[in-house]
Context: one part of a larger RNA
């Protein structure tokens, strides 16, 4: 010096990204417990107070009272919650990166769309076949959302689904013109030439369904929810106007937010001082309604601010045991 444990005078977070580690606090009995709640909680909230042995009282081993003793010390050693207060997110118990993340991420009861009438739908297999189900729409399958309360606006123009069926387009198939090839015939002295049916290639019109164009509907369906300019008898602002787009232009809540760049915004609190923290303000670079909005009791090894106790974390280091580092062997 290292690791482990212990102890310290005064102070008591003044350390540090954080009170991180450590300290405090503790079992049992007795009083008492607040704000807020979904009336179950909150709660062991919070705060006090007692605990040994003797002797006596009570029906009295245990218990309770009362009165004595003894020690610094009585749950006598070990083992045994620190507490409160605001604010974020998640309702809650769970669940997970096996070996750098335990969470605010998954999950969940509920809500909602949606597909299925049953040989369902969907799944797995080349197939038989089997789940689904010995179940039948208070079932089963697939998406968001996520306990509860209150609530969930506008836009159907693109894209997607459904629903239509006139018209346009459109396959394979039907279809068979047109035109080639062969040649009996005919023509010509030959060479060639012209050629019917049949055969063989080619294959024109015309017919043909879903699609898609098209015409509706749907957003707890992929999504979207403007801009200029003017205007009030101080200023300063615009209830008003006007004017371009657009499908339609962001309702209601919230809002420097887990979201704000500018930014340590401005104000108010709290501190002697507060880039954080809480309460407002709205100028929302770029909040918003089931990729939900916005509360909220209880929960939470979650994350931020504070207090109080309480401490070697610090001022500031000090000594104690155990291993060990060094010496020897």
């Nucleotide at each position: 010096c290292u690791a482990u444990g212990g102890u310290u005078a005064a102070g008591g977070a003044a350390c540090u990204u954080u009170g991180c580690a450590a300290a405090u606090u503790a079992a049992c009995c007795c009083c008492g417990u607040a704000a807020g709640u979904u009336c179950g909680c909150g709660a062991g909230a919070a705060g006090g107070g007692g605990c040994a042995c003797c002797u006596g009282u009570g029906a009295a081993a245990a218990c309770a009272c009362a009165g004595g003793u003894c020690g610094c010390a009585g749950u006598g050693a070990a083992g045994a919650g620190g507490c409160a207060c605001g604010a974020a997110c998640g309702a809650c118990u769970g669940u997970u990166u096996a070996u750098c993340a335990a969470a605010a991420a998954c999950a969940c009861a509920g809500c909602u769309c949606u597909c299925u009438g049953c040989u369902a739908a969907g799944g797995a297999g080349c197939a038989a076949u089997c789940c689904g189900a010995u179940g039948u729409a208070u079932a089963g399958g697939g998406g968001g959302c996520g306990a509860c309360g209150c609530c969930u606006g506008c836009c159907c123009g693109g894209u997607g689904c459904u629903g239509g069926a006139a018209g346009g387009u459109u396959a394979a198939g039907a279809g068979g013109a047109c035109g080639a090839g062969u040649u009996a015939g005919c023509c010509g002295u030959a060479a060639g030439g012209u050629g019917a049916a049949g055969c063989u290639c080619u294959g024109a019109a015309u017919u043909g369904a879903a699609g898609c164009c098209c015409c509706a509907g749907u957003g707890a369906a992929c999504g979207g929810c403007g801009g200029c300019c003017g205007u009030a008898a101080c200023u300063a602002u615009a209830a008003c106007g006007g004017u371009c787009c657009a499908a339609a232009g962001g309702u209601a809540g919230c809002g420097a937010a887990a979201u704000u760049c500018c930014u340590u915004g401005u104000c108010a609190g709290g501190u002697a001082a507060g880039u954080u923290c809480u309460g407002a303000c709205c100028c929302g670079c770029a909040u918003g309604a089931a990729a939900g909005g916005c509360g909220u009791a209880a929960c939470g090894a979650u994350u931020c601010g504070u207090g109080c106790a309480c401490u070697g974390u610090c001022u500031c280091a000090a000594c104690c045991a155990u291993a060990g580092a060094c010496u020897c062997g």

Predicted 3D model of a 329-nucleotide part of an RNA (large-subunit ribosomal RNA, domain IV) from a metagenome. It matches the Rfam family "Bacterial large subunit ribosomal RNA". The full RNA is in RNAcentral, with records from SILVA. Model confidence (mean pLDDT): 89 of 100.